Context: one part of a larger RNA
RNA sequence: CUGGGUGUAAAGGGUGUGUACGCGGGGCAGCAAGUCCGAUGUGAAACCCCAUGGCUUAACCAUGGAGGUGCAUUCUAAACUGUUGCUCUUGAAUCCCGGAGAGGCUGUCAGAAUUCCUGGUGUAGCGGUGAAAUGCGUAUAUAUCACUAGGAACACGCAAUGCGAAAGCAUGGCAUCUGGACUGGUACUGACGCCCAUGCGCGAAAGCGUGCGGAGCAAACACGAUUAUAUACCCUGGUACUCCACGCCGUACACGAUGAACGCUCGCCGUUGCGCCGCUCCACGGGCAGUGACUACGUUAACGCGUUAAGCGUUCCACCUGGAGAGUACGAUUGCAAGGUAGAAACUC
Numbered sequence: 001c002u003g004g005g006u007g008u009a010a011a012g013g014g015u016g017u018g019u020a021c022g023c024g025g026g027g028c029a030g031c032a033a034g035u036c037c038g039a040u041g042u043g044a045a046a047c048c049c050c051a052u053g054g055c056u057u058a059a060c061c062a063u064g065g066a067g068g069u070g071c072a073u074u075c076u077a078a079a080c081u082g083u084u085g086c087u088c089u090u091g092a093a094u095c096c097c098g099g100a101g102a103g104g105c106u107g108u109c110a111g112a113a114u115u116c117c118u119g120g121u122g123u124a125g126c127g128g129u130g131a132a133a134u135g136c137g138u139a140u141a142u143a144u145c146a147c148u149a150g151g152a153a154c155a156c157g158c159a160a161u162g163c164g165a166a167a168g169c170a171u172g173g174c175a176u177c178u179g180g181a182c183u184g185g186u187a188c189u190g191a192c193g194c195c196c197a198u199g200c201g202c203g204a205a206a207g208c209g210u211g212c213g214g215a216g217c218a219a220a221c222a223c224g225a226u227u228a229u230a231u232a233c234c235c236u237g238g239u240a241c242u243c244c245a246c247g248c249c250g251u252a253c254a255c256g257a258u259g260a261a262c263g264c265u266c267g268c269c270g271u272u273g274c275g276c277c278g279c280u281c282c283a284c285g286g287g288c289a290g291u292g293a294c295u296a297c298g299u300u301a302a303c304g305c306g307u308u309a310a311g312c313g314u315u316c317c318a319c320c321u322g323g324a325g326a327g328u329a330c331g332a333u334u335g336c337a338a339g340g341u342a343g344a345a346a347c348u349c
Stems, first nucleotide, its partner, number of pairs: 003321004007303002012317001014202004022194002025088007033081002035077001038074005049065006091192001092189001094187001095185002098182001103178002106175004115149001118146004125136002162169002207248005216242001221237002224234001259316006269292001298305002322349002332341003
C1' cells in the first nucleotide's frame, strides 16, 4: 500500500457551519476528453518463451521466430463517465395557511423555605450522634409570633413528556427581539444537491482574569469523635468556589460507548402532538413528523440490533492495526496560568 474493520474486543471527530476535493435525479440532441474497435510507427541488444543448429551430452553458445502490459499518430463507435444546449419535477429551496413546543436573548413583578437584624411571649437548656464531645445559651438561646434585610434555588404539576446541532433548556405571569422543525396547498424556482480535509462558530462541570455580590452549601483549613494509627468515613465550624457582568480556557463515561445523507426491506401494538375525512363532539379509520416497546426475514463471535438497523445498497468524512513504555519525551502550536492540540522511540513481554 492492498485488505479487513470501528455498539460492548483497538477504532465515530463533543457538536454545527462550510471552502477545496470527491460523488450526484428524469428526458432529448450535439461533441468525443475518458472509454471501445481497427491500422501504422515505436517499444535497442542481451534476458524470458518457442524452433533449429554447434561443442561426445549438459550447462553454455549461435541463428530465426514469437511475445512485449506501454506510448504516439490516425480512423471508427456513442451505451456509460465527461461536456454543451434545450427541457422536466420526484431531490432541494422559496411562498401561503395552520397548530405544537422547559428552543434562545433581555427586562420586570409574586410565593414557600434557610439565614441575619429588631421587638413581643417565655425559661434552661439547645444542637448533634451508633454513642458522644467540640459548638450555641442567663450578655436570655432553642421554641413561638410580628416586622425587616439579602442572596440563591424553583416543591407539587413532571412523564418511556416536549424543544434544541450538541453542550443543554422547567416557579408563575406579562412584555420585547428571535431561531428551527412539522401538517396541509393543482403557489413558485427548476438539480440550485450530498458529504466535507484546512478554516470559522458553539461547547457541562471545574479552573483562570477584572469588577460586583455572597443567604445556603462547601474543596482547603481548624476542631470534636472513631481508631492500633485516622492526614478519612461521622460531628461542629469554615475560605475559595457555587450567583451576576465582561473576557479566557476548550476538556468529560461531551454515551445511543452506534459519523452524515439518500434509497430499499414481513407484520403487529402503544404514547405525544398536528392536519384531513365522517360525525354535534368523543370514540373510530387513513396519512405525515417525532418519540417508545415486542418481533419476522436478515444480521451478529455472542449479547443483541431489528423501517429511529448493528439488515440490504450508494456517496463522502473521521478513525483503528498486539500489550506495556505513553497520551509520556522532544521540537511545534495554543493559553495569563493550569493546561490543551498534535504525537514518537529505545527498552521490554
Molecule: small-subunit ribosomal RNA, central domain
Organism: uncultured bacterium